[in-house]
RNA sequence: UCUCGAUAAUGGCAAACUUGUCGAAAGACAAGGACGCAAAGCUUCCAGACCUAAGGCUAUUUUGCUAUGGUGGCUGAGUUACCGAA
Numbered sequence: 001u002c003u004c005g006a007u008a009a010u011g012g013c014a015a016a017c018u019u020g021u022c023g024a025a026a027g028a029c030a031a032g033g034a035c036g037c038a039a040a041g042c043u044u045c046c047a048g049a050c051c052u053a054a055g056g057c058u059a060u061u062u063u064g065c066u067a068u069g070g071u072g073g074c075u076g077a078g079u080u081a082c083c084g085a086a
Stems, first nucleotide, its partner, number of pairs: 004084002012037002017032006035073001041079003046076003049071003055066003
């Protein structure tokens, strides 16, 4: 340095839920709060998957399709990084 991740050490992040704001929604942000996470740090103008359907098209009366919207705590990939047992 690379790989790896321990009943090690220093720490870090923050699910659900509650309140407020934004949004058509999915969801995002802030505060509280911790389910968990060895990258649960960052990136979709990298790929797949999934969620939503304002608008558009379509149907006709309980419609359906669609991302330019969203999820990095869905996976892969890229990139940066603390510690050092086996």
c-di-GMP-I riboswitch aptamer from a Bacillota bacterium, 86 nucleotides, folded computationally. Taxonomically the source falls in Bacillota (Bacteria, Bacillati). Model confidence (mean pLDDT): 88 of 100.